[in-house]
RNA sequence: CAAGUUGACCGGGUGAUCGCGUUCGCGCACGUCGCGACCGAGGAAAGUCCGCCCUCCACAGGGUACGAUGCUGGCUAACAGCCAGGCGGUGCGAGCCGACGGCAUAGUGCCACAGAGAACAGACCGCCCCGCGCAGGCGGGGUCAGGGUGAAACGGUGGUGUAAGAGACCACCAGCGUCGUCCGCAAGGGCGGCGGCUCGGCAAACCCCACCGGGAGCAAAGCCAAGCAGGCGCACGGGUGCGACCCGCACCACAGAAAGCGCCGGGUAGGCUGCUUGACUCCGCGAGGCAACUCACGGAGCAGAGAGAUGGUCACCACCCCACAAGGGUACAGAAGGCGGCUUACAGGUUGGCUUGGACG
Numbered sequence: 001c002a003a004g005u006u007g008a009c010c011g012g013g014u015g016a017u018c019g020c021g022u023u024c025g026c027g028c029a030c031g032u033c034g035c036g037a038c039c040g041a042g043g044a045a046a047g048u049c050c051g052c053c054c055u056c057c058a059c060a061g062g063g064u065a066c067g068a069u070g071c072u073g074g075c076u077a078a079c080a081g082c083c084a085g086g087c088g089g090u091g092c093g094a095g096c097c098g099a100c101g102g103c104a105u106a107g108u109g110c111c112a113c114a115g116a117g118a119a120c121a122g123a124c125c126g127c128c129c130c131g132c133g134c135a136g137g138c139g140g141g142g143u144c145a146g147g148g149u150g151a152a153a154c155g156g157u158g159g160u161g162u163a164a165g166a167g168a169c170c171a172c173c174a175g176c177g178u179c180g181u182c183c184g185c186a187a188g189g190g191c192g193g194c195g196g197c198u199c200g201g202c203a204a205a206c207c208c209c210a211c212c213g214g215g216a217g218c219a220a221a222g223c224c225a226a227g228c229a230g231g232c233g234c235a236c237g238g239g240u241g242c243g244a245c246c247c248g249c250a251c252c253a254c255a256g257a258a259a260g261c262g263c264c265g266g267g268u269a270g271g272c273u274g275c276u277u278g279a280c281u282c283c284g285c286g287a288g289g290c291a292a293c294u295c296a297c298g299g300a301g302c303a304g305a306g307a308g309a310u311g312g313u314c315a316c317c318a319c320c321c322c323a324c325a326a327g328g329g330u331a332c333a334g335a336a337g338g339c340g341g342c343u344u345a346c347a348g349g350u351u352g353g354c355u356u357g358g359a360c361g
Stems, first nucleotide, its partner, number of pairs: 001357010012317007020040002023037005042332001046343002049341005054217004061247004066213002069210002071085005086100001087098004101208002107206002109202003124147002126143007155173006174198001176195008221273004230264005238252004280301005286295003318330004
């Protein structure tokens, strides 16, 4: 200097002027009035993918079914999140990804086409032996080491042996199993001995195993005001209630008016709460930890709208495009109960660590 990888941050500024909303204060002619002050949309507010706070269903019990997760150890209120490590894959590397319990032998199933043959499968070309034939070639037997087909074909290299050939046997290696030992909290890893010689892949196919899980959701739910019009029906080992089912339990009732359920009909859609001070955000310093993060101290900060506010104009500056100027432009994009994550979008720019290559000293 170039290329890459991995983090953090900005994403307009200043002044003037006019305007909007909550809250507070003052005033008044008491009105959605006037004046003043503070504050007022993000790193993703998006997606609605996950977890929770909160609310109600009665207290939220047990089980079946169903669903989610799936290496180990930590963090967290919790999580399919984050951190560290292991194993596997990938890249020259820094790094990145993970579909990560199951010797698929507890069972079932799938692997198109091609190919002889796709699982205790298979005998195509070829090689060897015997017989027949003038010859081309034919018949029988042995073999799968070599070649071919395929994503994948019953370990690899070298040798012994054989008619030819093969783990048939041997040496070394890989894999698998087992025993011992060492390191590690663990997942795992190293070393050594022995051994059958080695019958695939897919569980993000059904499944088995472990562990977790009541349901529904702010259009949840609660209060106030106003208004109307009730009627019919439903049972006795009964009815209703909790996503399905069973048990249990609670309430109601045994029709003589069930405050339950179902159907038909009428009224209402107004106001307030929930609704923003917290598992809160940021900064500084200190301690612990590889880290995620935790603890302690000090300081600063805080939209709550409700058809839905948070803005417009002018001037100058900054940045970008245009060779320059003129001129033009300045990304993705707007809170709606709240919070912790993940994923996706982003013009232009600032900066830290690390990797690879080149050049110079």
A computed fold for a 361-nucleotide RNA from an uncultured Chloroflexota bacterium, annotated as Bacterial RNase P class A. The model forms 96% of the base pairs in the Rfam consensus. Rfam family: Bacterial RNase P class A. It is annotated as a ribozyme. Model confidence (mean pLDDT): 77 of 100. It was read from a public genome assembly, where an Rfam model found it.